The RNA shown here (TPP riboswitch aptamer (THI element)) has 111 nucleotides and comes from Stappia albiluteola. The organism belongs to Stappia, within Bacteria. Of the family's consensus pairs, 100% are formed in the model. The sequence was found by an Rfam model in a public genome assembly.
RNA sequence: GCUGUCUCAAGGGGGUGCCCGAGUGUUUGCACGCCGGGCUGAGAGGCAUUCGCCAACUCCUGGAACCUGAUCCGGAUCGUGCCGGCGGAGGGAAUUGGGAUGGAAUCGAUU
Numbered sequence: 001g002c003u004g005u006c007u008c009a010a011g012g013g014g015g016u017g018c019c020c021g022a023g024u025g026u027u028u029g030c031a032c033g034c035c036g037g038g039c040u041g042a043g044a045g046g047c048a049u050u051c052g053c054c055a056a057c058u059c060c061u062g063g064a065a066c067c068u069g070a071u072c073c074g075g076a077u078c079g080u081g082c083c084g085g086c087g088g089a090g091g092g093a094a095u096u097g098g099g100a101u102g103g104a105a106u107c108g109a110u111u
Base pairs, nucleotide, nucleotide: 002103003102004101005100006099007098008097009096010095011060012059013058014057017039018038019037020036021035023032024031025030045054046053047052066091067090068089072085073084074083075082
């Protein structure tokens, strides 16, 4: 000098769903909220109500964080990206510095 992991800071990116019950409104299709409860998950929270903002979580090219495909396909479920496929598909943010702890190679010295 190169590089991995963990942690901290700064900067940047992202998602926030589904169901049940009661209540209210209703054109009886349905809709509503600091209502109560439940499912999966790292995360489904708060404020605002035109656009949005904040927090937590998570990801930053070795990129499945996340989006498109997708009102997709198969399975399961009361139901839902709940699980798998799709996916050796396409996109996708910039990483920088400090600390700790490793790795490989090269150079030098000694024997």